About this RNA: Predicted 3D model of a 99-nucleotide RNA (c-di-GMP-I riboswitch aptamer). The sequence was found by an Rfam model in a public genome assembly. It matches the Rfam family "c-di-GMP-I riboswitch aptamer". Its family is annotated with cyclic-di-GMP binding in the Gene Ontology. The prediction has a mean pLDDT of 84.

RNA sequence: CUUUGAAAAAGGCAAGCCAGGUGAAAGCCUGUGCACGCAAAGCCAACGGGACUAAAAGGUGGUCUACCCCUACCACUUCAUGUCAGCCGGGUUGCCAAA
Numbered sequence: 001c002u003u004u005g006a007a008a009a010a011g012g013c014a015a016g017c018c019a020g021g022u023g024a025a026a027g028c029c030u031g032u033g034c035a036c037g038c039a040a041a042g043c044c045a046a047c048g049g050g051a052c053u054a055a056a057a058g059g060u061g062g063u064c065u066a067c068c069c070c071u072a073c074c075a076c077u078u079c080a081u082g083u084c085a086g087c088c089g090g091g092u093u094g095c096c097a098a099a
Base pairs, nucleotide, nucleotide: 002099003098004097005096012038013037016034017033018031019030020029021028022027036086042092043091044090047089048088049087050084051083052082057078058077059076060075061074062073063072
């Protein structure tokens, strides 16, 4: 330096649950204890695919009205600019061991 993760060792991370915070939501952050799991479950979402959410904006319908339009509100719906790196590939850095 390359490949690999069978055994071993030093250590590491922490799904979920509970509490608090944050956000429209998805989700994220912090704490406590346990530990579903992980050889990159370190980092990159401004690398590609995929998934989740739908605030704003648009569309449709309704309410209001003598009627029409506008506004407002409500319901449904489209949509990422929001989120996920513990969905997959990719990029990048790195611990231990073996060959």